[in-house]
RNA sequence: AACUGAAGAUCACUGAAUCCGAAGCCACGCUUCGGAGCGGGGGAUUCCUAACUGGGGUGAAUGGACUCAAGUCCUAAAGCGAGGCGCGAGCGCCGAGUCGAAGGAUGGUCCUAGGGCGAUCUUUCUCGUCCGAACCCGUCAACUAACCUCGCAAGUGUAGAGAAAGAGGAGUU
Numbered sequence: 001a002a003c004u005g006a007a008g009a010u011c012a013c014u015g016a017a018u019c020c021g022a023a024g025c026c027a028c029g030c031u032u033c034g035g036a037g038c039g040g041g042g043g044a045u046u047c048c049u050a051a052c053u054g055g056g057g058u059g060a061a062u063g064g065a066c067u068c069a070a071g072u073c074c075u076a077a078a079g080c081g082a083g084g085c086g087c088g089a090g091c092g093c094c095g096a097g098u099c100g101a102a103g104g105a106u107g108g109u110c111c112u113a114g115g116g117c118g119a120u121c122u123u124u125c126u127c128g129u130c131c132g133a134a135c136c137c138g139u140c141a142a143c144u145a146a147c148c149u150c151g152c153a154a155g156u157g158u159a160g161a162g163a164a165a166g167a168g169g170a171g172u173u
Stems, first nucleotide, its partner, number of pairs: 011157004018036008037152006054140001055137004063111005071106004079098002083094005114131005120167007
């Protein structure tokens, strides 16, 4: 210097999922209560509109064509292997990782409505790269004032993409 992996902090990303106060605890986090803020659901009149094959909600996550023991995912041995160590100097050893079955698991491939990321922020264009899931209600709900009610989780690591307009800020003179 390059490559790969792990940990921590700062910072950053998806998302509504943040902040403040009090008390407690198995204690730098969790639980309960309250407040601010953000987000979801239910819920008249008027109006709109069907359905009866049940219907509905959160979410970007809709729709379509093929295909199924092939494919996909996870690994065993062997193989490859950044690098390191030893020595009799070309041999031995260690080795992140990679690849890999007739083993284990399981559906998968391609396209698409739509959605995210590429580090000051917003918008537009171009380029690159990903996602296009999962869960819940339980025969029931269109919208909807008052009103009622619920949530504030979980998971991660792009940074040498560019141009234009606007905003804001830092440094230097």
Molecule: c-di-AMP riboswitch aptamer (ydaO/yuaA leader)
Organism: Vulcanimicrobiota bacterium